[in-house]
């Protein structure tokens, strides 16, 4: 980068170094930011997708190889049914569509 499957519940932070953003990507809202954003380092920690044991349905486990470590895939955009309404508009559940991770893969 292309494409499959799965999940997207829930958990876990100090410290350097550096300085203005961040929370995917557009647009609004909304949050969080010099009482230090992202980044990078270093240490912990979390988790159980690979893994690795066992009695292989299932369970245990954390050497490794990723991943993560406010809050939530934040909300709205498209669609479906539903409430509710003169017509909106707004609530609800769900889905698609984007995109995170993981494991395989032209």
């Nucleotide at each position: 980068c292309u494409g499959u499957u799965a999940u997207c519940a829930a958990g876990a932070a100090a410290g350097g170094u550096u300085g203005a953003g961040g929370g995917a990507u557009u647009a609004g809202a909304c949050c969080c930011a010099g009482u230090g954003a992202a980044a990078c380092c270093u240490u912990a920690g979390c988790a159980a997708c690979c893994c690795u044991c066992c009695u292989u349905c299932g369970g245990a486990g954390a050497a490794g190889g990723u991943g993560c470590u406010a809050c939530a895939u934040u909300c709205u955009a498209c669609u479906a049914a539903g409430c509710g309404a003169a017509c909106u508009a707004g609530c609800u559940u769900g889905g698609a569509u984007a995109g995170a991770u993981a494991a395989c893969u032209a």
This is a predicted structure of a 106-nucleotide RNA (SAM riboswitch aptamer (S box leader)) from Christiangramia salexigens. Taxonomically the source falls in Christiangramia (Bacteria, Flavobacteriia, Flavobacteriales, Flavobacteriaceae). Rfam family: SAM riboswitch aptamer (S box leader). Its family is annotated with regulation of gene expression in the Gene Ontology. The sequence is in RNAcentral, with records from Rfam and Ribocentre.